Overview:
Predicted 3D model of a 114-nucleotide RNA (c-di-GMP-I riboswitch aptamer) from Rubripirellula sp. Taxonomically the source falls in Rubripirellula (Bacteria, Pseudomonadati, Planctomycetota, Planctomycetia). The prediction has a mean pLDDT of 79.
RNA sequence: CUGCGACAAAGGCAAAUCCAGCCAAAGCUGGUGACGCAAAGCCACGGGUCCUCGCUUCCUCCGCAAAGCCGCCACUGGCUCCCUGAAGGACUCCAAGAUCGCCGGGCUACCGCC
Numbered sequence: 001c002u003g004c005g006a007c008a009a010a011g012g013c014a015a016a017u018c019c020a021g022c023c024a025a026a027g028c029u030g031g032u033g034a035c036g037c038a039a040a041g042c043c044a045c046g047g048g049u050c051c052u053c054g055c056u057u058c059c060u061c062c063g064c065a066a067a068g069c070c071g072c073c074a075c076u077g078g079c080u081c082c083c084u085g086a087a088g089g090a091c092u093c094c095a096a097g098a099u100c101g102c103c104g105g106g107c108u109a110c111c112g113c114c
Base pairs, nucleotide, nucleotide: 003114004112005111012037013036018031019030020029021028022027035101041107042106043105045104046103047102048099049098050097052095054093057090058089059088060087062085067080068079069078070077
């Protein structure tokens, strides 16, 4: 120096939860608290995941007009369908964001059995 990580030493970080704050959300910050971590230190670079806007297609429901059917002496009637559209949901693609404690990659680093 590279690799590796000892029932070593000195230390470090802190998941979930709860509290407070920020954000549209994912999430973040501080406190609490330790599930874990030898890079759980740093970087969103590649992939993944999450969130949100928009888009595409579709589904559910509502439904104006038109059209069709039925009914009537007559209809301001009933039914079907239903472009555009309203509400809700799913998917695709794109963009912004989040996550380094999802994986990979890059940078840096304490100790030392071997």